Annotation:
The RNA shown here (Bacterial RNase P class A) has 364 nucleotides and comes from an uncultured Acidimicrobiales bacterium. It was read from a public genome assembly, where an Rfam model found it. Its Rfam family is "Bacterial RNase P class A". The family's RNA type in Rfam is ribozyme. About the family: Ribonuclease P (RNase P) is a ubiquitous endoribonuclease, found in archaea, bacteria and eukarya as well as chloroplasts and mitochondria. Model confidence (mean pLDDT): 76 of 100. The model forms 88% of the base pairs in the Rfam consensus.
[in-house]
RNA sequence: UGAGUCGGCCGGGUGGUCGCGGCCCGAGGCAACGAGGGCUGAGGAAGGUCGGGGCUCCACAGGGAAGGAUGCUGGCUAACGGCCAGUCGUGGCGACACGCAGGCAAGUGCAACAGAAAGUAAACCGCCGAUGGCCUUCGGGCACAGGUAAGGGUGAAACGGUGCGGUAAGAGCGCACCAGUGCCGCAGGUGACUGUGGCAGCUGGGUAAACCCCAUUCGGAGCAAGGUCAAACGUGAGGCACGGGCGUCCCGUCCGCAGCGCAAGCUGCACCUCCAGGUAGACCGCACAGAUAGAUGGCCACACAGGGCACUGAUCUUCGGGUCAGUGUCUGGACAGAACCCCGCCUACAGGCCGACUCACCAU
Repeated sequence: UGAGUCGGCCGGGUGGUCGCGGCCCGAGGCAACGAGGGCUGAGGAAGGUCGGGGCUCCACAGGGAAGGAUGCUGGCUAACGGCCAGUCGUGGCGACACGCAGGCAAGUGCAACAGAAAGUAAACCGCCGAUGGCCUUCGGGCACAGGUAAGGGUGAAACGGUGCGGUAAGAGCGCACCAGUGCCGCAGGUGACUGUGGCAGCUGGGUAAACCCCAUUCGGAGCAAGGUCAAACGUGAGGCACGGGCGUCCCGUCCGCAGCGCAAGCUGCACCUCCAGGUAGACCGCACAGAUAGAUGGCCACACAGGGCACUGAUCUUCGGGUCAGUGUCUGGACAGAACCCCGCCUACAGGCCGACUCACCAU
């Protein structure tokens, strides 16, 4: 100098002006209302509503089954599918990134095309044909039974690799080394795991984001939760002439409707009073923004980042151009927006700042 990796932070400023929500004061006004004034008013994600918790109501003996979620280790947390640190695997030269990270050696299933064969593997070509069979001039021949996974071919994948031995030809068939797996140790680590030694030819394909198995774990609904007060209509209980109104001197007069009854009166309706539940509605829940379908904004000016174009200068150049500085001019600040609260995750985001680290080249 160039190319990258990771982490953190900011995400518009000042002034003027016109407005908006909440609370308080308040000239004036009988009151309703209200001139005017003061304080306060979104985010890193307020978003998606994905995980968890608080809060509220409902349900709940205990156990099991079904169903869901999670799935390396240690820690943090109220909790989580979150975070931190690590292990292993994969990718990258690296800084680092990513994780669908229990089990396919419990069982069942699945795999296009190609291929003989796709899993208790398999005989298409090839190799062999020792043994058995047939023929034989007894040298051998045939490739019939059969043997064979070393070689070819197909495929993403064909039952460890290399070498030596062995064999009729071959094969972990035997051996040495390497790789893997299992078992037993030793050393380090809390642990996942790592390193190392020995033993066993044990060599067992993939897929569990296929069913399934194993381990852990999970009650439901949500602020339209829920609570308090409480009209109207209706239900229920009671009252309904031993009373009351008006005019007023004894007194007079009036008091709805229906049924039964000669009447007194009884019953029901109307009317009046009261109880309970609780709808509309109001309030609480509810917050140092906050509710009501939901306020926090618009315009102007000034600078400030940033960007485009043109010109000038410096510098590098592979002569195309790049980089830096200055001047002029045009432009110019994203995503988005609380609605019970909190912790996370995920997603969106113009642009800018800071720090740590890696690789390449050059110079010293």